Context: one part of a larger RNA
RNA sequence: GAAUGAACGCUGGCGGCGUGCUUAACACAUGCAAGUCGAGCGAGAAAGCUCCUUCGGGAGCAAGUACAGCGGCGGACGGGUGAGUAACGCGUGAGAAUCUGCCCUUUUGUGAAGAAUACCCUCGAGAAAUUGAGGUUAAUACUGCAUACGUCCCUUCGGGGAGAAAGAUGGCCUCUUGCUGUCGCAGAAGGAUGAGCUCGCGUACUAUUAGUUUGUUGGUGAGGUAAAGGCUCACCAAGACGAUGAUGGUUAGCCGGCCUGAGAGGGUGAACGGCCACACUGGAACUUAGAUACGGUCCAGACUCCUACGGGAGGCAGCAGUGGGGAAUAUUGCGCAAUGGGCGAAGGCCUGACGCAGCGACGCCGCGUGGAGGAUGAAGGGUUUAGGCUCGUAAACUCCUGUUAAGUGGGAAGAAAAGCUCGGAUUUAAUACAUCCGAGAAAUGACGGUACCAUUAGAGAAAGCACCGGCUAACUUCGUGCCAGCAGCCGCGGUAAUACGAGGGGUGCUAGCGUUAUUC
Numbered sequence: 001g002a003a004u005g006a007a008c009g010c011u012g013g014c015g016g017c018g019u020g021c022u023u024a025a026c027a028c029a030u031g032c033a034a035g036u037c038g039a040g041c042g043a044g045a046a047a048g049c050u051c052c053u054u055c056g057g058g059a060g061c062a063a064g065u066a067c068a069g070c071g072g073c074g075g076a077c078g079g080g081u082g083a084g085u086a087a088c089g090c091g092u093g094a095g096a097a098u099c100u101g102c103c104c105u106u107u108u109g110u111g112a113a114g115a116a117u118a119c120c121c122u123c124g125a126g127a128a129a130u131u132g133a134g135g136u137u138a139a140u141a142c143u144g145c146a147u148a149c150g151u152c153c154c155u156u157c158g159g160g161g162a163g164a165a166a167g168a169u170g171g172c173c174u175c176u177u178g179c180u181g182u183c184g185c186a187g188a189a190g191g192a193u194g195a196g197c198u199c200g201c202g203u204a205c206u207a208u209u210a211g212u213u214u215g216u217u218g219g220u221g222a223g224g225u226a227a228a229g230g231c232u233c234a235c236c237a238a239g240a241c242g243a244u245g246a247u248g249g250u251u252a253g254c255c256g257g258c259c260u261g262a263g264a265g266g267g268u269g270a271a272c273g274g275c276c277a278c279a280c281u282g283g284a285a286c287u288u289a290g291a292u293a294c295g296g297u298c299c300a301g302a303c304u305c306c307u308a309c310g311g312g313a314g315g316c317a318g319c320a321g322u323g324g325g326g327a328a329u330a331u332u333g334c335g336c337a338a339u340g341g342g343c344g345a346a347g348g349c350c351u352g353a354c355g356c357a358g359c360g361a362c363g364c365c366g367c368g369u370g371g372a373g374g375a376u377g378a379a380g381g382g383u384u385u386a387g388g389c390u391c392g393u394a395a396a397c398u399c400c401u402g403u404u405a406a407g408u409g410g411g412a413a414g415a416a417a418a419g420c421u422c423g424g425a426u427u428u429a430a431u432a433c434a435u436c437c438g439a440g441a442a443a444u445g446a447c448g449g450u451a452c453c454a455u456u457a458g459a460g461a462a463a464g465c466a467c468c469g470g471c472u473a474a475c476u477u478c479g480u481g482c483c484a485g486c487a488g489c490c491g492c493g494g495u496a497a498u499a500c501g502a503g504g505g506g507u508g509c510u511a512g513c514g515u516u517a518u519u520c
Stems, first nucleotide, its partner, number of pairs: 001520004006516005013367006019360002021325001026323003030320003035073003040070002048061005080278003089203007098195002103191008111145001113143002120135006151162004167183006204250003211241003216238008253275004257268004280301005303314004331357001333356003339353001340351004370400004380391004404461001406456005414447001420440007464509005469490003475504005485492002
């Protein structure tokens, strides 16, 4: 000199864009953060309104709506954190023994049956969480049977064996189980995407750590996995690693990048992007295409809460927010309008992802705090050799301007898709339906009455901080008297201190300026 996720002191007008727990991976009140589908299935209220009434009630609408349940898909993404990890974890380059839901392409099918069960009803148990027994019922839930183009297994290559499926919703009618569209379902092949695995090279400090290892190193066989493999097991051999630093210890998520530097290098890994790991601590599997699963399950532990003492409930390193720690780090905000995601045929629903707003000079950038004229060089302050000099065109005064802030008026882009109507093309027996293309009309904005524009009044509301002995730009007076104090280094202060404190003056930067910490 440059830099920072900074903090502290003094000061502080506005805007834009960024950014904000670096410490306790400490503990968490409260609310929200993952649902959706009735075009898979069975069931199915009430409030309220209207009518009738024997005033007990009944009927209709509400409504096949709401709340639940079975079933499907999604909760493995998105979001957070960096504790662990010196490792094929990461980076880079290669590889073979693998899997891959949804998506795309091609192809072959989708037959006929059955037994349950939740919801519900009736009895219970329990303070609750929850749970037992009996009865009834459905499915794209479950079970076998049939069939088998591919597929898999065996094979004497002739063949033999194993193994699937589910329907829903539209249209047309010749009315019969007929044709057909769309979405599904099952088998197979290929692709795309994603993931698992292996290897070469690179990847902190330490020898005041020198020896380490027994599934250890290799082989045979078996098991296991989606898959190679001591991954696991039986047997056999005795190997394997190490001063080119094994093993141990300490520290640490890695990278693209970021900071600095002419570069080489050094430092660093906040924000944004990629990968990894973790989800109160430790362990385990289940389901699944995919997890050994942050807002799933089970076990153990610590902690907190409820309890009728028998037993139960919980997990903010999601977004806000609270306590605590700390020098220190924000709102219990608005919206799904946009982008993206999940589900759905769609309308749509959900989305603390995201888009916005709020707070903080925390950073960068921009703008302003007025401009021109104005000498009796006013008053006043300071100083003085008492003449003067200086603050100083500075002020007053005159003439202007109108940024920002304030008031008033107008007022966006971000939103055209989807959906609807019409026309055409494809499909089809079809003018249904569906898909695609074109045209048209209408709708949708959290931010926000914001940005922006116009206009009104008015210099009116807006300057500080550090320094002035040398390094280093900037000097005097008074006070103090080795005291009080200053100080980055050298060093100042013991009676004229340009070095302490104050005043005046000056220098530097400026909505900031200094100090501290850290890096080059």

RNAcentral holds the full RNA, with entries from ENA and SILVA. The part of an RNA shown here (small-subunit ribosomal RNA, 5' domain) has 520 nucleotides and comes from an uncultured bacterium. The coordinates come from a structure-prediction model, not an experiment, and the mean pLDDT is 83.